[in-house]
Context: one part of a larger RNA
RNA sequence: GGAUGAACGCUAGCGGGAGGCUUAAUACAUGCAAGUCGGACGGUAACAGGUCUUCGGACGCUGACGAGUGGCGAACGGGUGCGUAACGCGUACACAACCUACCUUUUACUGGGGGAUAGUUUUGGGAAACUGGGAGUAAUACCCCAUUCGUUUGAGCUGCGGCAUCGCGGUUCAAAGAAAGGUUUACUGGUGAGAGAUGGGUGUGCGUCCAAUUAGGUAGUUGGUAGGGUAACGGCCUACCAAGCCGACGAUUGGUAGCUGGUCUGAGAGGAUGAUCAGCCACACGGGCACUGAGACACGGGCCCGACUCCUACGGGAGGCAGCAGUAGGGAAUAUUGGUCAAUGGACGGAAGUCUGAACCAGCCAUCCCGCGUGCAGGAAGAAGGAUCUUUGGUCUGUAAACUGCUUUUCUCAAGGAAGAGAGAUAGAGAUUAAUCUUUAGAGGACGGUACUUGAGGAAUAAGCACCGGCUAACUCCGUGCCAGCAGCCGCGGUAAUACGGAGGGUGCAAGCGUUAUCC
Numbered sequence: 001g002g003a004u005g006a007a008c009g010c011u012a013g014c015g016g017g018a019g020g021c022u023u024a025a026u027a028c029a030u031g032c033a034a035g036u037c038g039g040a041c042g043g044u045a046a047c048a049g050g051u052c053u054u055c056g057g058a059c060g061c062u063g064a065c066g067a068g069u070g071g072c073g074a075a076c077g078g079g080u081g082c083g084u085a086a087c088g089c090g091u092a093c094a095c096a097a098c099c100u101a102c103c104u105u106u107u108a109c110u111g112g113g114g115g116a117u118a119g120u121u122u123u124g125g126g127a128a129a130c131u132g133g134g135a136g137u138a139a140u141a142c143c144c145c146a147u148u149c150g151u152u153u154g155a156g157c158u159g160c161g162g163c164a165u166c167g168c169g170g171u172u173c174a175a176a177g178a179a180a181g182g183u184u185u186a187c188u189g190g191u192g193a194g195a196g197a198u199g200g201g202u203g204u205g206c207g208u209c210c211a212a213u214u215a216g217g218u219a220g221u222u223g224g225u226a227g228g229g230u231a232a233c234g235g236c237c238u239a240c241c242a243a244g245c246c247g248a249c250g251a252u253u254g255g256u257a258g259c260u261g262g263u264c265u266g267a268g269a270g271g272a273u274g275a276u277c278a279g280c281c282a283c284a285c286g287g288g289c290a291c292u293g294a295g296a297c298a299c300g301g302g303c304c305c306g307a308c309u310c311c312u313a314c315g316g317g318a319g320g321c322a323g324c325a326g327u328a329g330g331g332a333a334u335a336u337u338g339g340u341c342a343a344u345g346g347a348c349g350g351a352a353g354u355c356u357g358a359a360c361c362a363g364c365c366a367u368c369c370c371g372c373g374u375g376c377a378g379g380a381a382g383a384a385g386g387a388u389c390u391u392u393g394g395u396c397u398g399u400a401a402a403c404u405g406c407u408u409u410u411c412u413c414a415a416g417g418a419a420g421a422g423a424g425a426u427a428g429a430g431a432u433u434a435a436u437c438u439u440u441a442g443a444g445g446a447c448g449g450u451a452c453u454u455g456a457g458g459a460a461u462a463a464g465c466a467c468c469g470g471c472u473a474a475c476u477c478c479g480u481g482c483c484a485g486c487a488g489c490c491g492c493g494g495u496a497a498u499a500c501g502g503a504g505g506g507u508g509c510a511a512g513c514g515u516u517a518u519c520c
Stems, first nucleotide, its partner, number of pairs: 001520004006516005013372006019365002021330001026328003030325003035072003040069002043065002047063003050059003079283003088208008098200002103196008111145004120135006151176011181188002209255003216246003221243008258280004262273004285306005308319004336362001338361003344358001345356004375406004385397005411457006420447001426441006464509005469490003475504005485492002
């Protein structure tokens, strides 16, 4: 000098863009953050309409739809950096050792039957959470049978190829194993199989902090055989057999740490760093475990142990903000218990749409970067006041002020007022076999009456902070008297202090200026 997720002191006019718990992965009141589908199902709690009515009501008939069964989603999105020195990450390869819901494409099917169960009703238990028995019902829920082009397994025959184990085909026989309808004409689903796409899993080369005042470490340890397990290879696991395996090219142990793209600095080499944004990993009160599922060993799912908090009728129960706000605590220190789904994206749905603290916006904070303003021109009696000196008077403040003229960025008031909105949706028309496409209309914006534009008014609303001995730009007076104090280093202060305190003047930067901390 540059830099910062900064803090502190003094000060503070505005706008745009960005950023905002670096500490206690401490504990959490309250609200919200994952639902959706009636075009899967039985139905009808609420609302509205309709029909009937003895005017009490009845009827799921219709729009719809609480609770329930079922499907898809909830494994994404969002948070945090505890752990991890590791194939975790980065990079480059490999899988002849693998999986992949939804989507695209190709192909073959979609026949028949059955028993339950929730909701409901009835009757119990319990303070509650919840839960037991009886009756009866539906499905794209569950189960059985049939069929088998592919598929899988077994046994043959056969072609081609390679990268070691081997891989890819053709063909014959046998065995095994599927399915679901809805709607009512427009479609949409279901099952088997092939291919693709996407996403993942696994292995390997190289790279990846400090300590040798850490030198030996290791028994599932290293390898083999057999088996189990997995989507898949493998001591991944088990039994048996062998005695190996790693290590001064630093094993092991200990400490520290998420990694990267990047960021800061530097001419570069390098050094430091890993906030925001993006990719990967790990975690979800501490620890363990599996279930469901295409996918989890699952933040707002389950079970167990533990700590903690809460409720209780003492028998027993409930909970997990490292989601968004917010609270307490810690701390030098870090924001609102805001608005909207209008856009982008996601889930579900045929769609309308619903949900979405993702997201988009707004609020707070000079925390940073950028921009603008606090006026411009004239004006010497060089006014007054203040300061000072070589003191009848000079010099400085200083064109500074007053005064005259001008301008209106900004400000206040008033008027107008967006883009973001269409490829979607609604209604109509046309084209096309259809999917779909074209066209017309008028609705639809949280931000927001915001940005922006115009008009009116009036210099009006707006300057501080640090420093002035040398380094280092900027000097005098008074006070003090090794005191009080200053100080980054050298050093100032003991009676003429440009170094302390005040004043006048000056220098530097400026809505900031200094100080502290850290890095280069």
Molecule: small-subunit ribosomal RNA, 5' domain
Organism: uncultured bacterium